[in-house]
RNA sequence: AAGAUCAGUCGGACGGUCGCGCUUUAGUAGCUUUUUGUUGCUAAAUCGAGGAAAGUCCGGGCUCCGUGGGAAAGGCUGCCAGGUAACGCCUGGGCGUGACCGCCUCUGGUUGCGACGGCAAGUGCCACAGAAAACAAACCGCCUUCGUGAGAAGGUAAGGGUGAAAAGGUGGGGUAAGAGCCCACCGCACGCGUGGCAACACGCGUGGCUCGGUAAACCCCAGCUGGAGCAAGGCCAAGCAUGCGGCGAGAGUAACCCACCUCGCUAAAGACGCCGCGGGUAGGCUGCUGGAGAGUACGAGCGAUCGUGCUCCGAGAGAAAUGACCGUCACGAGGGCCUUAACAACCUUCGGACAGAACCCGGCUUAUAGACUGAUCGCUUGA
Numbered sequence: 001a002a003g004a005u006c007a008g009u010c011g012g013a014c015g016g017u018c019g020c021g022c023u024u025u026a027g028u029a030g031c032u033u034u035u036u037g038u039u040g041c042u043a044a045a046u047c048g049a050g051g052a053a054a055g056u057c058c059g060g061g062c063u064c065c066g067u068g069g070g071a072a073a074g075g076c077u078g079c080c081a082g083g084u085a086a087c088g089c090c091u092g093g094g095c096g097u098g099a100c101c102g103c104c105u106c107u108g109g110u111u112g113c114g115a116c117g118g119c120a121a122g123u124g125c126c127a128c129a130g131a132a133a134a135c136a137a138a139c140c141g142c143c144u145u146c147g148u149g150a151g152a153a154g155g156u157a158a159g160g161g162u163g164a165a166a167a168g169g170u171g172g173g174g175u176a177a178g179a180g181c182c183c184a185c186c187g188c189a190c191g192c193g194u195g196g197c198a199a200c201a202c203g204c205g206u207g208g209c210u211c212g213g214u215a216a217a218c219c220c221c222a223g224c225u226g227g228a229g230c231a232a233g234g235c236c237a238a239g240c241a242u243g244c245g246g247c248g249a250g251a252g253u254a255a256c257c258c259a260c261c262u263c264g265c266u267a268a269a270g271a272c273g274c275c276g277c278g279g280g281u282a283g284g285c286u287g288c289u290g291g292a293g294a295g296u297a298c299g300a301g302c303g304a305u306c307g308u309g310c311u312c313c314g315a316g317a318g319a320a321a322u323g324a325c326c327g328u329c330a331c332g333a334g335g336g337c338c339u340u341a342a343c344a345a346c347c348u349u350c351g352g353a354c355a356g357a358a359c360c361c362g363g364c365u366u367a368u369a370g371a372c373u374g375a376u377c378g379c380u381u382g383a
Stems, first nucleotide, its partner, number of pairs: 003377008012329007020048002023045009050354001054365002057363005062229004066260005074225005079093005094116001095114007117220002122218002124214003139160002141156006168186006188207008233286004243277006250263003293312008331351006
């Protein structure tokens, strides 16, 4: 230095011509009872998709279910401390683990991942292989005794085999041979102390040498949690058959309980609730964009973020608009020219990924040509 991987930012700019859409202004034509309102046409002006608008995986704002409360079920989360409207998100830290670097005395740094509460509360599962898979053990081997021998009896779990995993590990003593049987160090459990808000780390002491794994198995523990969703809802207009039949004393947020409130109450009609058959409408307006908003300066904080001041208002469509062409510039690639070879300059040709709001916001996840920045690696070449 080419390149590779990972992370972050950007993901074309300017001008012109024609063409779209909302809004505003002006003119004009029609309708309307004047004012006025509305529809069409013409002209002009401002503005007009994203970092993910995607997936619909989370959290909310907002709307409705008459109001408030309670317990249980179901569901979700799961190291600690913070941030946030909230979260399963983000930040910092702890522990574990993978990779790399440094150190070679200490033991450190960078980065990726973690579905990181509990298995000594209980239940379940661990196929095959293996002697044996947890109240779990003797296949080979080793030792002792008997036997001419084959072999038999007893002891053993250190060595070997099987397996993902086999009654803590290494070393020594001891033993017939062995075993925490005993000892040292480590590991583990308990206790105390120090540091830290804490998770946890370090040190000391005592100890039995202790009963594997699995909870994205059932379960236990702690915390959170009403349901449905903009096709939620609200208003207006029009229209049908104030339709026919049946059931009930209750009904009213998924369900249960309590309190309040509203409607109804022995069903002949109306009316409350439910079921079946049948008829009409599916049109217009709104919700619909000023926000947990954006930018910037200062301050606090390791950081996520927060506070204060100033400035700005940058789609709101309604079957769904923002497009096409030309020129210049920028970026990238190829070629030409120049040169010993190249760079630069110049000429020429080509190129632009993933992709499209539909009530809004905070996240996560997925896709992404190319350029730039950073980190790690880095064949070859040079010193």
The RNA shown here (Bacterial RNase P class A) has 383 nucleotides and comes from a Pseudobdellovibrionaceae bacterium. Rfam family: Bacterial RNase P class A. Its family is annotated with dimeric ribonuclease P complex, tRNA processing and ribonuclease P activity in the Gene Ontology. RNAcentral holds the sequence, with entries from ENA. The source organism's lineage runs through Bacteria, Pseudomonadati, Bdellovibrionia, Bdellovibrionales and Pseudobdellovibrionaceae. It is recorded under the gene name rnpB. Model confidence (mean pLDDT): 75 of 100.